c-di-AMP riboswitch aptamer (ydaO/yuaA leader) from Desulfosporosinus sp., 134 nucleotides, folded computationally. It matches the Rfam family "c-di-AMP riboswitch aptamer (ydaO/yuaA leader)". From the family's description: This family represents a conserved RNA structure found upstream of the ydaO and yuaA genes in Bacillus subtilis and related genes in other bacteria. Taxonomically the source falls in Desulfosporosinus (Bacteria, Bacillati, Bacillota, Desulfitobacteriaceae). The model forms 96% of the base pairs in the Rfam consensus. The coordinates come from a structure-prediction model, not an experiment, and the mean pLDDT is 75.
RNA sequence: AAAUAAGGAAAGCUGAAUCUAGAUUUACCUAGAACGGGGGAUCUUUUUAUGGGGUGAAACGCGUACCACGCGUCGGGCUAACACCUUGUGUCCGAAUCCGUCAACUAACCUCGUAAGCUAAGAAGGGUGUAACU
Numbered sequence: 001a002a003a004u005a006a007g008g009a010a011a012g013c014u015g016a017a018u019c020u021a022g023a024u025u026u027a028c029c030u031a032g033a034a035c036g037g038g039g040g041a042u043c044u045u046u047u048u049a050u051g052g053g054g055u056g057a058a059a060c061g062c063g064u065a066c067c068a069c070g071c072g073u074c075g076g077g078c079u080a081a082c083a084c085c086u087u088g089u090g091u092c093c094g095a096a097u098c099c100g101u102c103a104a105c106u107a108a109c110c111u112c113g114u115a116a117g118c119u120a121a122g123a124a125g126g127g128u129g130u131a132a133c134u
Base pairs, nucleotide, nucleotide: 011119012118013117014116018033019032020031021030022029034114035113036112037111038110039109044104051102052099053098054097055096059073060072061071062070063069074094075093076092077091078090082129083128084127085126086125087124
C1' cells in the first nucleotide's frame, strides 16, 4: 500500500413501528404528539359448512415425468445523498401469521400497535416543491 473477515460509528433500506416529557436505576413503566390497524349507525350493498374474516405486495393461470421446478399475467421493494412524483436501466420478493362460528361500508364513539430484520454498489434523465446563497 492492497485484499479479505469481524465489530462499531455514520449514512442508508423494508416496515405504521418514531419523537418528547416524567419516573425508574437498568431497558422495564406512565403520559403526550405523530404514524398505522381493528371494531362500530342511518343510507346503500349482499349472504351463510367446500364455514367465514383480519394484517400484509405476498395473487391468478398454464406446463409437467411430477409435488419440486419452470413460464405467463398481475402485485411489491431497491436502483444513493433535501423531499416527493415519474421515465429508464439493472436486480430482488410474491412470505408469514392472527381471530375462533363472528365482524360489508360506516358519522359519533370505543380500542390496539410503535416490532423485527438488513447493507458496499450502479445508468442515467424529466417534473414539482423546499432550503441555503446571491